[in-house]
Context: one part of a larger RNA
Molecule: small-subunit ribosomal RNA, 5' domain
Organism: uncultured bacterium
RNA sequence: GACGAACGCUGGCGGCGUGCUUAACACAUGCAAGUCGAACGGACUAAGCGAAAAGUUUACUUCGAGCUUAGUUAGUGGCGGACGGGUGAGUAACACGUGGAUAAUCUACCUAUAACACCGGGAUAACCCUGUGAAAACGGGGCUAAUACCGGAUACCUUCGGAUGAUCGCAUGAUUGUGCGAAGAAAGGUUACGACUGGUUAUAGAUGAAUCCGCGGCUGAUUAGCUAGUUGGUGAGGUAAAGGCUCACCAAGGCGACGAUCAGUAGCCGGCCUGAGAGGGUGAACGGCCACACUGGGACUGAGACACGGCCCAGACUCCUACGGGAGGCAGCAGUGGGGAAUCUUCCGCAAUGGGCGAAAGCCUGACGGAGCAACGCCGCGUGGGUGAAGAAGGCCUUCGGGUUGUAAAGCCCUGUCUUAUGGGAAGAAAAAAAUGACGGUACCAUAGGAGGAAGCCACGGCUAACUACGUGCCAGCAGCCGCGGUAAUACGUAGGUGGCAAGCGUUGUCC
Numbered sequence: 001g002a003c004g005a006a007c008g009c010u011g012g013c014g015g016c017g018u019g020c021u022u023a024a025c026a027c028a029u030g031c032a033a034g035u036c037g038a039a040c041g042g043a044c045u046a047a048g049c050g051a052a053a054a055g056u057u058u059a060c061u062u063c064g065a066g067c068u069u070a071g072u073u074a075g076u077g078g079c080g081g082a083c084g085g086g087u088g089a090g091u092a093a094c095a096c097g098u099g100g101a102u103a104a105u106c107u108a109c110c111u112a113u114a115a116c117a118c119c120g121g122g123a124u125a126a127c128c129c130u131g132u133g134a135a136a137a138c139g140g141g142g143c144u145a146a147u148a149c150c151g152g153a154u155a156c157c158u159u160c161g162g163a164u165g166a167u168c169g170c171a172u173g174a175u176u177g178u179g180c181g182a183a184g185a186a187a188g189g190u191u192a193c194g195a196c197u198g199g200u201u202a203u204a205g206a207u208g209a210a211u212c213c214g215c216g217g218c219u220g221a222u223u224a225g226c227u228a229g230u231u232g233g234u235g236a237g238g239u240a241a242a243g244g245c246u247c248a249c250c251a252a253g254g255c256g257a258c259g260a261u262c263a264g265u266a267g268c269c270g271g272c273c274u275g276a277g278a279g280g281g282u283g284a285a286c287g288g289c290c291a292c293a294c295u296g297g298g299a300c301u302g303a304g305a306c307a308c309g310g311c312c313c314a315g316a317c318u319c320c321u322a323c324g325g326g327a328g329g330c331a332g333c334a335g336u337g338g339g340g341a342a343u344c345u346u347c348c349g350c351a352a353u354g355g356g357c358g359a360a361a362g363c364c365u366g367a368c369g370g371a372g373c374a375a376c377g378c379c380g381c382g383u384g385g386g387u388g389a390a391g392a393a394g395g396c397c398u399u400c401g402g403g404u405u406g407u408a409a410a411g412c413c414c415u416g417u418c419u420u421a422u423g424g425g426a427a428g429a430a431a432a433a434a435a436u437g438a439c440g441g442u443a444c445c446a447u448a449g450g451a452g453g454a455a456g457c458c459a460c461g462g463c464u465a466a467c468u469a470c471g472u473g474c475c476a477g478c479a480g481c482c483g484c485g486g487u488a489a490u491a492c493g494u495a496g497g498u499g500g501c502a503a504g505c506g507u508u509g510u511c512c
Stems, first nucleotide, its partner, number of pairs: 001511003005508005012381006018374002020339001025337003029334003034079003039076002042073008053062004086292003096216007105209002110205007118152004127142006157184005163178006188197003218264003225255003230252008267289004271282004294315005317328004345371001347370003353367001354365004384414004394405004418453001420448005428439001456501005461482003467496005477484002
């Protein structure tokens, strides 16, 4: 000098930040991922029309199959739940940083270009009937729809096989032309009839992801040898993709004092702190990457996961139970217990920014925007200004003359920052207009009142700015180092005075 600090004493205001560093300990409760009826069949509600039937007063009433419109949505289906948010356990590793490679790769939504969308089929949830179970849930029979599923056709194009050329490179090779053969698509919806939106096959882009390589960044040799899919080859499998990634066979290799292996510690970086720099320390907040989601393992779906609020298995723990069986996962936001020196509200709003879905209206969003708590930090402001000597009183000291507190107070004259009250009152809000603000009646402005409501903490032997008196008597105590205290203590305790900093001041811890 610095801090995500803590502790002691003290504490007026505002702005901007920051706030479980310990138990990746266990969690009550609420919320944190939905959306689309313009993909689909139903169900329900409301309004209108209304065949048939019944009653009669023969033109009305009741009932009402069905149709239309508007609304709601359990289910099928689509997209999104792989983003956003949290944590740092593990990891010494191509995890990260930096620079390259992919002639070894994939990429939903988006953009551009080209070409298409023909003919059919069988189911199934919902629903109805019914059964089992305490529940969670599960089964049987029957009906039905689709942008759900399946078959066939077509093929600009793509893939594969084989034939034949051209160009190029970086070794394997890459790009491309012409014939032949085989295989591969699709879905509709809305409509004001103008169109809009979606579907399929390709190519290119954009974005995102994956893999490989050079170099770089901890400690220990009181760890010296390590290795059997181990190292390489051939063939096969597998993957989006190269590869012992996996497997069969063959060979005997591979790494290591330039520190292998083992052990300990640790998320990495931009940065942050310090320092003239070199360097040292560190990795809170913010940003990038990685890893994890009760513990361990596994795959499914999907463009993308081996998936925090998905599934399955095992384990520990907690809860429900009719004892047969079930349910759960805050390292999301709040909050609780526990641990600890120590770290906040079970708040408001989707108004803004951004995200998901939707044609849109809109819905969802503890992301986010805000408010609350905490002097935890930084910055700013205030606690008054001027004048005022009989140098008042009181305190303290005294050589008893006086000195000091001290222009300090009182008194007089002012000011109105902050504060208090009243009145006004935003920007942040955007498309032609209208509407839309959580914060918030906040910031800010005006008026009024009255010095009124706002100062402490540490030190005073030297280092080190600042001294006397009394008490104590190697006691009580102080102390960062040197050292003070045993009867005149500027070093202990108190008082007066003084010095320093100031809404803070000291102490402790850690780093330079």